[in-house]
RNA sequence: UUAGAUAACGGUGAUGGAUCCCGCCGGAGCUUGCAGCUCGAACCGCCGUGUAGCUGAUGGUUCCUACCUUUCG
Numbered sequence: 001u002u003a004g005a006u007a008a009c010g011g012u013g014a015u016g017g018a019u020c021c022c023g024c025c026g027g028a029g030c031u032u033g034c035a036g037c038u039c040g041a042a043c044c045g046c047c048g049u050g051u052a053g054c055u056g057a058u059g060g061u062u063c064c065u066a067c068c069u070u071u072c073g
Stems, first nucleotide, its partner, number of pairs: 009026005016064003020060002027039005045054002
């Protein structure tokens, strides 16, 4: 210096927040240079082509909040 592995960390999993667990991604370029900018990755439901329709606050579990339905006071 290059490649791989392990660990840590960050991002993310169709509508809000949190715990735990799980999956996926983690690069590149430029510059006024230890930070800033730009472009990427994972990710952004289904049906359908209509100014249309449908389900769901979880990736999974639990709790809270919002919304909907029913019953009782």
Molecule: Fluoride riboswitch aptamer (crcB RNA motif)
Organism: Arthrobacter hankyongi